A computed fold for a 102-nucleotide RNA from a soil metagenome, annotated as SAM riboswitch aptamer (S box leader). Its mean pLDDT, the model's own confidence on a scale to 100, is 83.

Parts: sequence; structure tokens; C1' cells
RNA sequence: CAUCAAGAGGAGUGGAGGGACUGGCCCGUCGAAGCUCCGGCAACCCCCCCGCAUAUGGGGAAGGUGCCAAAUCCAGCAGGCAAAGGACAAGCCUGGGAGAUG
Repeated sequence: CAUCAAGAGGAGUGGAGGGACUGGCCCGUCGAAGCUCCGGCAACCCCCCCGCAUAUGGGGAAGGUGCCAAAUCCAGCAGGCAAAGGACAAGCCUGGGAGAUG
């Protein structure tokens, strides 16, 4: 700096955790994390075409990463809007922060 509402899981091993953190809410003994193998998704790097072009656009997937529950699962800080106004409960939008990947 770019992207993060799309997409894509089986087997073996393992044996209680996992979803970054906090709160919530979920997933998990009908088998979590981790590790191994195989498969898949995507297209950042990469390759080809167009082109004046290292831009945009189109195509590809051998190789290097990444990813394969839920929006980055939701929220967290600030502002705006709506609703309510006894209690329970609680929505939407914008920006930011944090995080992840390249």
C1' cells in the first nucleotide's frame, strides 16, 4: 500500500479444546487444537494476450504464498439516524482502531 459479505474438505493420527484479544454468541466426545497425506478454492506473486505503457482490461493455473463453519462470527472507539422511554430487550449507517493475508 491492496484486499477482507464471494469461494473451497475428506482420510489417518491425536484426545479437549477451538473461533487473535475482551465481552457476547457459537463450534467440539456424533471427536476440538496440533501433525501427516490427498483433494479443493482463490488469483497476491507469477505466465500469456491487448496496449506507447511498469496503467486499465481479458485469459491461464505449472510453481511460491494464502485460504477451505458462521461477514474478519458479532461488537469493542467516535459520530449520525431510528426506536423506546416502567422493565426485559435493542436496530441501521459512516469513519476509525485492532487483526489476518499478500
Record summary
RNAcentral holds the sequence, with entries from MGnify.